[in-house]
């Protein structure tokens, strides 16, 4: 300087106000929200400096949840625990500049499945679940 198995903890936000109606947080006006890693010309902290660290994109590059197919182990045949693959939304214009889909300004756009007196990003449910991943232990070690 670098590093494994394994273990622990953590790990998602949101319809105010109003209209119609028998009935809608589902329709209409309007309101609100933005998981994780990367990139990042911005901001902050430390430093004499070099430099270091922290924060920073819903629409860029990827990941995850839902769903589908195949498959392994196990089973009390109800399931339970995994693996591989597939599918998986949405941005333009102007400005600055050597350089921006990330900065500044303006205007847009997007959001699984099942349920529901009426169609849901926001309600209820699977879910006290799963999870990308984050921190720590492991490490007085090899």
């Nucleotide at each position: 300087a670098u590093u494994a198995a394994u273990c622990u903890u953590c790990g998602g936000g949101g319809c105010a106000g109003g209209g119609u109606g028998a009935a809608a947080u589902u329709c209409c006006c309007g309101a609100c929200c933005g998981a994780c890693g990367g990139u990042g010309a911005u901001g902050g902290u430390c430093u004499a400096a070099a430099g270091a660290c922290c924060a920073a994109a819903g629409u860029c590059c990827g990941u995850g949840a839902c769903c589908c197919a195949c498959u392994u182990g196990u089973u009390a045949u109800g399931g339970c625990a995994g693996g591989u693959g597939g599918u998986u939304g949405a941005c333009a214009c102007a400005g600055u500049g050597a350089g921006a889909u990330u900065c500044u300004g303006u205007g847009a756009c997007c959001g699984a499945c099942a349920g529901u007196u009426a169609a849901a990003g926001u309600c209820u449910g699977g879910a006290u679940g799963g999870g990308a991943g984050a921190a720590g232990a492991g490490a007085u070690a090899g």
FMN riboswitch aptamer (RFN element) from Leuconostoc holzapfelii, 142 nucleotides, folded computationally.
Lineage of the source: Bacteria > Bacillati > Bacilli > Lactobacillaceae > Leuconostoc.